[in-house]
A computed fold for a 518-nucleotide part of an RNA from an uncultured bacterium, annotated as small-subunit ribosomal RNA, 5' domain. Its Rfam family is "Bacterial small subunit ribosomal RNA". Rfam 15.1 lists 42,628 matches to the family in 10,626 species. The RNAcentral record of the full RNA draws on ENA and SILVA.
Context: one part of a larger RNA
């Protein structure tokens, strides 16, 4: 000068940011990821009508919850454990990849099947949960058909270039597709191209230690073969015996990275909290599923530790999501409102969802503003203190007192902007359809903010220091004692240094302390 601070005294307000730095320690409770009936059967329930055996059939309309299917859950939110490494920052490459939804283009969108969820029936379990028959549906599976600029094999030609080769156009053969729905939109398949996202390689660049000098068998390289979306020892068969290192391998030990933030004329040094952008993680290990996309925080399996249920046979569970609580600590916030706005999922759409987001509430934890009164007013009042003591100096224009204001604070009254759309109706332009224009509707924050009005100086000032560095001095008490103290050093009878007291310096709703970094 700074701080994500923390302690001490001490506090009027407003705005706008921050708020577990420690145990990646344990967690009660509520939420945090759904939607889609315009994909499917179809049910409880309720209404109405109809027979009547008056509480049941039959049908009609509306239809929650479950179930199948579709998408989404890989995003969005934490957190900083691990990692010294292509993680991360720049800067280039893939002629060595992939991309759901979006977007443009172009052809299709034919025919036919068995099934299972649910319901229904019978079980079994203490519960989790789970078994057996019976039927039944789709954009849920299967099968066939059609088809090339797909895919795969053989094969000719041009062209370029970077070494495997690439771009382009022919020929043969061979395989691979689809799904409806509500009624005019939405979709489905194929194939080609953008967009966006992703992996992958590699130039540099990025902590200490040599009281760490040798390391290394899938380890180097080669063939082949699996295996990826892809190149590769990525894996594995066999062959060779190579790679790395003092330009510092290998061990150790610490560390998430960067944009950037603190300081500093700048070089530089320290730091990586909010905010962004990459990375890793998700009880500790490990594994694959499923999908475009995870090897998946609120998915599944197995180990393991630890808590909870239990009918002792067997289950359940993961807050490093948002509040919250136990713990640890010098130290850190409420189980709070709304989806109004921004965004995001689903849906055509109305809409649901949404602890993402906006808001609100606690904390002087910081930065900035505003107040705590302005103006006159000398009997230089009383009281303090000092003193050379009938006085005199100094607190002090300070007080009273007069005059004047009302920011702030109370009360009254009025009261937003943040709203733009979407949808509805009305019209005008139009080929479809699509734009434009009006009228309605939609605010958590909030009766906040902000305006005006009323009485009143009324509601509001502390810390800390005064030997020198360093601004600011005297008097008492003490007497090397209590005691201060960042350095130097003061105190042993006159202490500007130690307590207290008058008075003064500096900052000020803050001030000192302590701790870090410049």
């Nucleotide at each position: 000068g700074a701080u994500g601070a923390a302690c001490g005294c001490u506090a009027g307000c407003g705005g706008c940011a921050g708020g577990c730095u420690u145990a990646a320690c344990a967690c009660a409770u509520g939420c945090a990821a759904g939607u889609c009936g315009a994909g499917g059967g179809g049910u409880a329930u309720a209404a109405g009508u109809a027979g009547c055996u008056u509480g049941c059939u039959a049908u009609u309309u509306a239809g929650a919850g479950a179930c199948c299917g579709g998408c989404a859950a890989a995003c969005g939110g934490g957190u900083g454990c691990g990692g010294a490494a292509c993680a991360c920052g720049u800067a280039c490459g893939c002629a060595a990849u992939c991309u759901g939804c979006c977007c443009u283009u172009a052809u299709c969108u034919u025919g036919g099947g068995g099934a299972u969820a649910g319901c229904c029936c019978a079980g079994a379990g203490a519960a989790a949960u789970u078994u057996g028959g019976a039927u039944u549906a789709a954009u849920a599976c299967c099968c066939a058909a059609u088809a090339g600029u797909a895919u795969a094999a053989u094969u000719g030609g041009a062209u370029g270039g970077c070494a495997u080769c690439a771009u382009u156009u022919g020929a043969u053969u061979a395989u691979u597709a689809a799904a409806g729905a509500a009624c005019u939109u939405c979709g489905g398949a194929u194939a080609a191209g953008g967009a966006u996202g992703a992996g992958c390689g590699u130039g540099c660049g990025u902590a200490a230690g040599a009281u760490u000098a040798g390391c290394u068998a899938g380890u180097u390289g080669g063939u082949g073969a699996g295996g990826u979306a892809a190149c590769g020892g990525c894996u594995c068969a066999c062959c060779a015996a190579g790679g790395c290192a003092a330009c510092g391998a290998u061990c150790u030990u610490u560390a998430g990275c960067u944009g950037a933030u603190g300081u500093g004329a700048g070089a530089g040094c320290a730091u990586g909290a909010u905010c962004a952008g990459c990375c890793a993680c998700a009880c500790g290990g490990g594994c694959a599923c499923u999908g475009a996309g995870a090897c998946a925080c609120g998915g599944g399996c197995c180990c393991g530790a630890c808590u909870c249920c239990u009918a002792c046979g067997g289950g359940a569970g993961g807050c490093a999501g948002c509040a919250g609580u136990g713990a640890g600590g010098a130290a850190u916030a409420u189980u709070g409102g709304u989806c109004a706005a921004u965004g995001g999922a689903c849906g055509g759409a109305a809409g649901u969802c949404u602890g993402a987001a906006c808001c609100a509430g606690c904390c002087a934890u910081g930065c900035c503003g505003c107040g705590u009164g302005a103006a006159g007013g000398a009997u230089g009042a009383a009281g303090g203190c000092g003193u050379u003591c009938u006085g005199c100096g100094u607190u002090g224009u300070a007080a009273a007192c007069u005059u004047c204001u009302u920011u702030u604070a109370u009360c009254a009254g009025g009261g937003a902007a943040g709203a733009a759309a979407c949808c509805a109706c009305u019209u005008u332009u139009u080929u479809c359809u699509a734009a434009g224009a009006g009228u309605g509707u939609u605010g958590a924050c909030g009766g906040u903010a902000c305006c005006u009005g009323a009485g009143g100086a009324a509601u509001a000032a502390g810390c800390a220091c005064c030997g020198g560095c360093u601004a600011a001095c005297u008097c008492c008490g003490u007497g090397c004692c209590a005691g201060c103290a960042g350095c130097c050093g003061c105190g042993g009878u006159a202490a500007u240094a130690c307590g207290g007291a008058g008075g003064g310096u500096g900052c000020a709703a803050g001030c000192g302390u302590u701790a870090u970094c410049c």

About this RNA
Its mean pLDDT, the model's own confidence on a scale to 100, is 83.